Model confidence (mean pLDDT): 82 of 100. Transfer RNA from a Planctomycetota bacterium, 76 nucleotides, folded computationally. Its Rfam family is "tRNA". About the family: Transfer RNA (tRNA) molecules are approximately 80 nucleotides in length. Gene Ontology term of the family: triplet codon-amino acid adaptor activity. NCBI's taxonomy places the organism under Bacteria, Pseudomonadati, Planctomycetota.
[in-house]
RNA sequence: AGCGGCGUAGCUCAGCUGGUAGAGCAAGGGACUCAUAAGCCCUCGGUCUCCGGUUCAAAUCCGGACGCCGCUACCA
Numbered sequence: 001a002g003c004g005g006c007g008u009a010g011c012u013c014a015g016c017u018g019g020u021a022g023a024g025c026a027a028g029g030g031a032c033u034c035a036u037a038a039g040c041c042c043u044c045g046g047u048c049u050c051c052g053g054u055u056c057a058a059a060u061c062c063g064g065a066c067g068c069c070g071c072u073a074c075c076a
Base pairs, nucleotide, nucleotide: 001072002071003070004069005068006067007066010025011024012023013022019056027043028042029041030040049065050064051063052062053061
């Protein structure tokens, strides 16, 4: 440099055909217990990487930018 994949909660990841953004873990609280843990119940937590476009409506489609990963090529 070219090609491909990925970017969604603190972490790991779902999200089908565009139509109210979710799960597990973590965190906080409650209940239980003599007490603790596990399990149970509840709660908090979101610029869906950014900019623009299409659309009545975009995490989802289109264009661009940025970042990460992989492959190939080049240099050494």